RNA sequence: AUUAUAUAGGGGCAAAGCUGCCGAAAGGCAGUGACGCAAAGCUACAGGGACUACAACCGUUUAUUAAGCUGCGGUAAUGUCAGCCAGCUCCAAUC
Numbered sequence: 001a002u003u004a005u006a007u008a009g010g011g012g013c014a015a016a017g018c019u020g021c022c023g024a025a026a027g028g029c030a031g032u033g034a035c036g037c038a039a040a041g042c043u044a045c046a047g048g049g050a051c052u053a054c055a056a057c058c059g060u061u062u063a064u065u066a067a068g069c070u071g072c073g074g075u076a077a078u079g080u081c082a083g084c085c086a087g088c089u090c091c092a093a094u095c
Base pairs, nucleotide, nucleotide: 012037013036017032018031019030020029021028022027035083041088042087043086047085048084049081050080051079056075057074058073059072060071
């Protein structure tokens, strides 16, 4: 210096739920709480994957000469998720 993580010390983070706020939603922020985590640190078009779809577009529904409105479905992300995989970085002691 690199790899590995059985052991020790000092510690760190914080799931779900609940409360408040933001957002159309996915979800995020703060408080509480602790399921767990050796990277549960960082990185979100510049790898993969997953989630949501306000508006928009297309189709359809009702009535109808027709259109509009309403409802339903589909397309679609530079929106969201890093505690999905991945990339980068990394404390400490010891076999």

c-di-GMP-I riboswitch aptamer from Paenibacillus sambharensis, 95 nucleotides, folded computationally. Its Rfam family is "c-di-GMP-I riboswitch aptamer". Rfam's curators write: GEMM was predicted in a large-scale screen for bacterial structured RNA regulatory elements. Genes associated with GEMM are involved in a diverse array of functions, including chemotaxis regulation, signal transduction, secretion and chitin. The prediction has a mean pLDDT of 80. The RNAcentral record of the sequence draws on Rfam. Taxonomically the source falls in Paenibacillus (Bacteria, Bacillati, Bacilli, Paenibacillaceae). The model forms 95% of the base pairs in the Rfam consensus.